A computed fold for a 349-nucleotide part of an RNA from Thuja plicata, annotated as small-subunit ribosomal RNA, central domain.
Context: one part of a larger RNA
RNA sequence: UUGGGCGUAAAGUGUAUGUAGGUGGCUUUUCAAGUCCGUCAUCAAAUCCCAGGGCUCAACCCUGGACAAGCGAUGAAAACUACCAAGGUAGAGUAGGUAGAGGCAGAGGGAAUUUUUGGUGGAGUGGUGAAAUGUGUUGAGAUUGGGAGGAAUGCCAAGGGCAAAGGCACUCUGUUGGGUUGUCACUGACACUCAGAGACAAAAGUUAUGGGAGCAAAUGAGAUUAGAUACCUCAAUAGUCCUAGCCAUAAAUGAUGUAUACUAGGUGAUGUGUGUGUCGACCCAUAUAGUACUGUAGCUAACGCAUGAAGUAUCCCACCUGGGAAGUACAUUAGCAAGAAUGAAACUC
Numbered sequence: 001u002u003g004g005g006c007g008u009a010a011a012g013u014g015u016a017u018g019u020a021g022g023u024g025g026c027u028u029u030u031c032a033a034g035u036c037c038g039u040c041a042u043c044a045a046a047u048c049c050c051a052g053g054g055c056u057c058a059a060c061c062c063u064g065g066a067c068a069a070g071c072g073a074u075g076a077a078a079a080c081u082a083c084c085a086a087g088g089u090a091g092a093g094u095a096g097g098u099a100g101a102g103g104c105a106g107a108g109g110g111a112a113u114u115u116u117u118g119g120u121g122g123a124g125u126g127g128u129g130a131a132a133u134g135u136g137u138u139g140a141g142a143u144u145g146g147g148a149g150g151a152a153u154g155c156c157a158a159g160g161g162c163a164a165a166g167g168c169a170c171u172c173u174g175u176u177g178g179g180u181u182g183u184c185a186c187u188g189a190c191a192c193u194c195a196g197a198g199a200c201a202a203a204a205g206u207u208a209u210g211g212g213a214g215c216a217a218a219u220g221a222g223a224u225u226a227g228a229u230a231c232c233u234c235a236a237u238a239g240u241c242c243u244a245g246c247c248a249u250a251a252a253u254g255a256u257g258u259a260u261a262c263u264a265g266g267u268g269a270u271g272u273g274u275g276u277g278u279c280g281a282c283c284c285a286u287a288u289a290g291u292a293c294u295g296u297a298g299c300u301a302a303c304g305c306a307u308g309a310a311g312u313a314u315c316c317c318a319c320c321u322g323g324g325a326a327g328u329a330c331a332u333u334a335g336c337a338a339g340a341a342u343g344a345a346a347c348u349c
Stems, first nucleotide, its partner, number of pairs: 004320002007303002012317001014200002017197001021193003026087003033081002035077001037075004042070001049065006091190001092187003096181003102176007109153001114148007124135002161168002205246004210241001214240002219235004257316001259314004265294004270289006298305002322349003331342003
C1' cells in the first nucleotide's frame, strides 16, 4: 500500500536498443464494444435505515416500507475512447553541405625515463625534516657518440569538441556510426514509453599466449616511534601493456529516468544558416542546435532550481514506505574463482 513521494531526508535501474503491454496529433464517415439515459426481472431470511406497534421504559421483539450498488434483458443517444472507410501534413522518416580526442584497423614520428656499448674524467653519488639502508676505484655520479626496448603522447588546450553510457587527445591513411544545418521534393502517424530479453559497460580481478621501460599492491631492508604490521626512504613481485575469453560491479553522479508541449530577460564561448556591409574578411543583426554563467515569475523544509526546471501539464517505466539486525541468512540463477543478481525473519530501539 495513498488524493503521498523519489537533487541533498527512504527512493531514478550504469547505459542505450527493443518484444509483450500501456499511451497516442488533425478532418470527415460507419458502428454501438466502452460511455450515458429509461423500463423490466433478479439480488433468501435475519441484520442496517425509515414509519408504526408490543413488553410499565430501554435493550429486545413484531409488522410494513425503501435507497444505493451489482448482474441480466430490452429500448433510445452518439459528444468522447475503441472499431470501419476516406483524406490531410504540424509528429516521425527519406536527398546536398558542414563541425568533431565518436568507433575499428593499419602505417609512421619526436621528446623523456631505463638499459647497453665506446670516449673524456677521477671520488663521491643518491636520498631526507635529519639520516641510514642503497650505489661507486672491478671507475659510479657528470658529460658526449652509437644501439636496444617498452609505455605514454608536451606545447596547441579552453567547465572547448564528440559519444547512449562507460569513455575518447602525437601525425597520416582506409573503413564506419551518430549529430547539426538547409531545400520543402517524397512517404503519410509509420509515433512515445517499455516488464521480460539480448547488447555495451571504468578500475580491480581471473584464464591462456606474448611483452615488461617506468610506476608499483604483496614482500624485504633503512628510518620514525613507547610500539609502527603505517605515513618518509632504498629495493622489488603480481599488476599496469598486446591478443583471445570471462567477470558485470563503482560516490557507474547532474547523487536529478525517457519523450512531448508551454512559461521574462541578460552575458559568454562552440557548430551551421540567413541578412546588412565590404574588393574580400572582421564587425553588426538574426534563426537554430548543443554547452556555461547570471536572474524574474513559479517551486522548494531550506540549500537552491529557474526555457537542458527541481516551474506548469500529459503518457509510460523503474523505485521508496522508521533505525538496526542486513544487502546478512537460506534458497535459486549465471560464474573457473573472486564475488554478483534476486533477497527475508526472529530479536531489538